A computed fold for a 72-nucleotide RNA from a Candidatus Micrarchaeota archaeon, annotated as transfer RNA. The prediction has a mean pLDDT of 80. Taxonomically the source falls in Microcaldota (Archaea, Nanobdellati). Its Rfam family is "tRNA". Gene Ontology term of the family: triplet codon-amino acid adaptor activity. It is annotated as a transfer RNA.
RNA sequence: GGGCUCGUGGCGCAGUGGUAGCGCGCCUGCUUUGCAAGCAGGAGGCCGUGGGUUCAAAUCCCAUCGAGUCCA
Numbered sequence: 001g002g003g004c005u006c007g008u009g010g011c012g013c014a015g016u017g018g019u020a021g022c023g024c025g026c027c028u029g030c031u032u033u034g035c036a037a038g039c040a041g042g043a044g045g046c047c048g049u050g051g052g053u054u055c056a057a058a059u060c061c062c063a064u065c066g067a068g069u070c071c072a
């Protein structure tokens, strides 16, 4: 320098055009003498960044930044 993959709540991931979800974690309540477990409820992300296409974009296109990997 070039190719490919990835970037989504605190962490790990899903979502492949129609208002973003799961697990763990966190908070509150119930239960307990207390803790854990269990049960119920809740907060938290507008999707790396910028632009474009579209009635509508996490999703498609372009550029760019970062990480991984392969080639030179």
Base pairs, nucleotide, nucleotide: 001071002070003069004068005067006066007065010024011023012022013021018055026042027041028040029039030038048064049063050062051061052060